This is a predicted structure of a 77-nucleotide RNA (transfer RNA) from a Chthoniobacterales bacterium. NCBI's taxonomy places the organism under Bacteria, Pseudomonadati, Verrucomicrobiota, Spartobacteria, Chthoniobacterales. It was read from a public genome assembly.
[in-house]
RNA sequence: GCAGCCAUAGCUCAAUUGGAUAGAGCAUCUGACUACGGAUCAGAAGGUUUGAGGUUCGACUCCUCAUGGCUGCACCA
Repeated sequence: GCAGCCAUAGCUCAAUUGGAUAGAGCAUCUGACUACGGAUCAGAAGGUUUGAGGUUCGACUCCUCAUGGCUGCACCA
């Protein structure tokens, strides 16, 4: 340099293949329970879906560009 894949909550991942309000587990916080803690139970908070445009009545989902990461190939030595 070329090609392919990936980017969603603090972390790991979903989201019926374009449909209305983006969810789950862990972690965090609050409460219950307990002599205290852990475990358990109940609840809460946490999101510019990497960024900018575009298509559409409607976009996490499709298209273009950019950024970052991974893999393969090529080049150099």